The RNA shown here (transfer RNA) has 74 nucleotides and comes from a Nanobdellota archaeon. Its mean pLDDT, the model's own confidence on a scale to 100, is 84. Its Rfam family is "tRNA". Rfam links the family to the GO term triplet codon-amino acid adaptor activity. The family's RNA type in Rfam is transfer RNA. The organism belongs to Nanobdellota, within Archaea.
RNA sequence: GGGCCAUUAGCGCAGCCUGGUAGCGCAGCAGACUCUUAAUCUGUUGGUCGGGAGUUCAAAUCUCCCAUGGCCCG
Numbered sequence: 001g002g003g004c005c006a007u008u009a010g011c012g013c014a015g016c017c018u019g020g021u022a023g024c025g026c027a028g029c030a031g032a033c034u035c036u037u038a039a040u041c042u043g044u045u046g047g048u049c050g051g052g053a054g055u056u057c058a059a060a061u062c063u064c065c066c067a068u069g070g071c072c073c074g
Base pairs, nucleotide, nucleotide: 001073002072003071004070005069006068007067010026011025012024013023020057028044029043030042031041032040050066051065052064053063054062
């Protein structure tokens, strides 16, 4: 220098191909149960979808540039 992959909630990830309400588990919070705690059960909070621009009625999703990390080639 070139190619590929990853980036979404505090943490681990799905959703992207095929554009149309942003989800799951854990954690947190509240409650039930329990002498109490743990476990279990119920409810619930939490996101400028890594940054910017473009396309579109509409972008996490498509296009381009950039950033960070990883792998490969030279």